Predicted 3D model of a 74-nucleotide RNA (transfer RNA) from a soil metagenome. Rfam family: tRNA. Rfam classes the family as a transfer RNA. The RNAcentral record of the sequence draws on MGnify.
[in-house]
RNA sequence: GGGGCACUAGUUCAAUUGGCUAGAAUUCCGGUCUCCAAAACCGGCGGUUCCAGGUUCGAGUCCUGGGUGCCCCG
Numbered sequence: 001g002g003g004g005c006a007c008u009a010g011u012u013c014a015a016u017u018g019g020c021u022a023g024a025a026u027u028c029c030g031g032u033c034u035c036c037a038a039a040a041c042c043g044g045c046g047g048u049u050c051c052a053g054g055u056u057c058g059a060g061u062c063c064u065g066g067g068u069g070c071c072c073c074g
Base pairs, nucleotide, nucleotide: 001073002072003071004070005069006068007067010026011025012024013023019057028044029043030042031041032040050066051065052064053063054062
């Protein structure tokens, strides 16, 4: 220098070849239970979907540019 993949909640991941309000588990907080705690069960908080544009009635999803990480080629 060229090419490929990934980026969504604090963390690990879903989201049907664009469609109704972006969800689950876990962490954290509260409750039930218990002599206390753990476990179990119930509930709750938590999102600029990496960034900026574009296409579209509608974008996490498609297109362009950029960023970060990993991999391959020279």